[in-house]
């Protein structure tokens, strides 16, 4: 240094197509009282636009995200901060939010479960943090089929 494993039958990511659920929601439309120095176009200053909003009565959606199932890449699989570029949210500074692209920049072995915030229509899913269990792996110890204690995938086993 190179191959090839292994952790989980709820490892990870990804894609289709059907379901529900978004939702009787956003929208449009009649009517009716009403607002216009108001209200809206992420937030704050300006500017540009647009009438707005409510109740009642018709119509009435789609995206992101999901539960099985298929099918495909895999075991830093992957997930997250950050930097940098690019881009979208009416324009212009600033800030907030989104998506995509990079970097062995750093953190995380893995699922699961509980609280706390974030986002989300959602108590679902993601995701940060942080807990005490479980599980795997090595290193040390011990009363060695097993138990403590501690370390981390840049590890760990096997072969060459």
């Nucleotide at each position: 240094g190179a191959u090839a494993g292994a952790g989980g039958u709820u490892g990870c990511g990804g894609a289709a197509a059907c379901g529900a659920a978004a939702a009787g929601u956003a929208c449009c439309u009649u009517g009716c009282a009403g607002c216009a120095u108001a209200c809206g176009c992420c937030g704050g200053c300006a500017g540009g636009c647009g009438g707005c909003g409510g109740c009642a009565g018709g119509g009435g959606a789609a995206a992101g995200g999901c539960a099985a199932u298929u099918c495909c890449g895999c075991c830093g699989a992957a997930g997250c901060a950050c930097c940098g570029c690019a881009u979208g949210g009416c324009u212009g500074c600033c800030g907030c939010c989104g998506u995509g692209c990079c970097g062995c920049u750093g953190c995380u072995g893995g699922g699961a479960c509980g609280a706390c915030g974030c986002c989300g229509a959602a108590u679902a899913a993601g995701c940060g943090c942080c807990g005490g269990a479980c599980u795997g792996u090595c290193a040390c110890a011990g009363u060695u089929a097993c138990u403590g204690u501690g370390g981390a995938g840049a590890g760990c086993u096997a072969u060459c």
Lysine riboswitch aptamer from a pig gut metagenome, 160 nucleotides, folded computationally. The prediction has a mean pLDDT of 82.